[in-house]
Overview: Model confidence (mean pLDDT): 87 of 100. A computed fold for a 335-nucleotide part of an RNA from an activated sludge metagenome, annotated as large-subunit ribosomal RNA, domain IV. Its Rfam family is "Bacterial large subunit ribosomal RNA". Its family is annotated with ribosome and structural constituent of ribosome in the Gene Ontology.
Context: one part of a larger RNA
RNA sequence: CCGUGGCUAAGGAACUAGGCAAAUUAGACCUGUAACUUAGGGAAAAAGGUCUCCCGCUGUAAGGCGGGACGCAGAUAAAUAGCCCAGGCGACUGUUUAACAAAAACACAAGGCUUUGCGAAAUUGAAAGAUGAAGUAUAAGGCCUGACACCUGCCCGGUGCCGGAAGGUUAAGAGGGGGGGUUAUCAUUAGUAAUAGUGAGAAGCUCUGAAUUGAAGCCCCGGUAAACGGCGGCCGUAACUAUAACGGUCCUAAGGUAGCGAAAUUCCUUGUCGGGUAAGUUCCGACCUGCACGAAUGGUGUAACGAUCUGGGCACUGUCUCAGCCACGAGCUCG
Numbered sequence: 001c002c003g004u005g006g007c008u009a010a011g012g013a014a015c016u017a018g019g020c021a022a023a024u025u026a027g028a029c030c031u032g033u034a035a036c037u038u039a040g041g042g043a044a045a046a047a048g049g050u051c052u053c054c055c056g057c058u059g060u061a062a063g064g065c066g067g068g069a070c071g072c073a074g075a076u077a078a079a080u081a082g083c084c085c086a087g088g089c090g091a092c093u094g095u096u097u098a099a100c101a102a103a104a105a106c107a108c109a110a111g112g113c114u115u116u117g118c119g120a121a122a123u124u125g126a127a128a129g130a131u132g133a134a135g136u137a138u139a140a141g142g143c144c145u146g147a148c149a150c151c152u153g154c155c156c157g158g159u160g161c162c163g164g165a166a167g168g169u170u171a172a173g174a175g176g177g178g179g180g181g182u183u184a185u186c187a188u189u190a191g192u193a194a195u196a197g198u199g200a201g202a203a204g205c206u207c208u209g210a211a212u213u214g215a216a217g218c219c220c221c222g223g224u225a226a227a228c229g230g231c232g233g234c235c236g237u238a239a240c241u242a243u244a245a246c247g248g249u250c251c252u253a254a255g256g257u258a259g260c261g262a263a264a265u266u267c268c269u270u271g272u273c274g275g276g277u278a279a280g281u282u283c284c285g286a287c288c289u290g291c292a293c294g295a296a297u298g299g300u301g302u303a304a305c306g307a308u309c310u311g312g313g314c315a316c317u318g319u320c321u322c323a324g325c326c327a328c329g330a331g332c333u334c335g
Base pairs, nucleotide, nucleotide: 002329003328004327005326006325007324008323010321011320014319019316027051028050029049030048031047036041038147052069053068054067055066056065057064058063070074082314083313084312085311086310087309088308089306090305094106095105110145111144112143113142114141115140116139122131123130124129148301149300150299151298153231154230155229158228159227160224161223162222163221164220167219168218169217173213174212178208179207180206181205182204185200186199187198188197189196190195232250233249234248235247236246259293260290271287272286273285274284275283
């Protein structure tokens, strides 16, 4: 000097990103217990008191009552909740990144949409087959939201899905008008002839291939948002001013309703006002100018719950002012 423990005057969070760590509290019995609440809880809320030994009475006993004794201290050791207030998030118990994250993430009961009539849909496999399920729509699969309370507005123009089938478009296939090639033969030219050149050209073979026909899909017509998603701008106006219930105009599929709002969302911003502090970029309550909240990508509340996050208080303390001492261990020095 380091590690692990123990103690500490006065102060008591002044430490620090933050009371991290430590301290406080702690058992049993008696008394007592608030807001709020889903009436179950909250609650061991909080806040107080008693506890050893001896004698007597009482009791079957545990114990109870009365009187007395000792100590600084009687749950005498060990073990054994610190508490309260307010807010965010998530209802809750649960689950998770084996070995840096335990959470506000996942799950959840509950709600909704959707598929599926059974040889079900869905999944797996090349198939047989298997799972679904030895189940049968109060069932099974997919997706979303996530207890409970109050609710869940407008838009179907785009994309998706569902339904429709008149018309348009349309593949392979069907179809085969016609066209090209080949040439038996014929014509013609040259030649006495053999032959050579040129032209026409049946049938067959072959190449090409028009019209016409031809499903779904797409175009088209409807529906559907707890499907993916979306939910405006400018100008004027009231008897102070300010503001605009009101009016005008442009655009749109429709222009954000209720509720909430500087928020886990607010850039400007430490917004402004109030509270708390001597002093508060955090916190709480308001305001609304919402850069860029908003209704199952759920909105707003909410008792209980949380090794959750944020702010405040009481108690408590070596966290600190500011250090000191002790024990044990390591290191170091000497042997």
The full RNA is in RNAcentral, with records from SILVA.